[in-house]
């Protein structure tokens, strides 16, 4: 410098054009326990990296950048 995968909730992850973006853990609040854990129940917590572009409509698809990871040089 090129060529690649990735970038979604604190965390690890799904969601590859359509209705209010989910999920497991964590945190919180209750149930249970004599009390801790463990269990169970429910809350809440997102400018989906930025920033245009296409589309009736974009996390999804182009395009440029930006952070990481992996290859070439």
């Nucleotide at each position: 410098g090129c060529c690649u995968c990735a970038g979604u909730a604190g965390c690890u992850c799904a969601g590859u054009g359509g209705a209010u973006a989910g999920a497991g853990c964590a945190u919180c609040g209750g149930a249970c326990u004599u009390c801790u854990a463990a269990u169970c129940c429910g809350c809440a917590g997102g400018u989906c990296g930025u920033a245009g572009g296409u589309u009736c409509g974009a996390c999804u698809c182009c395009u440029a950048c930006c952070u990481g990871g992996g290859g070439c040089g």
Predicted 3D model of a 73-nucleotide RNA (transfer RNA) from a Legionellales bacterium. Its mean pLDDT, the model's own confidence on a scale to 100, is 81.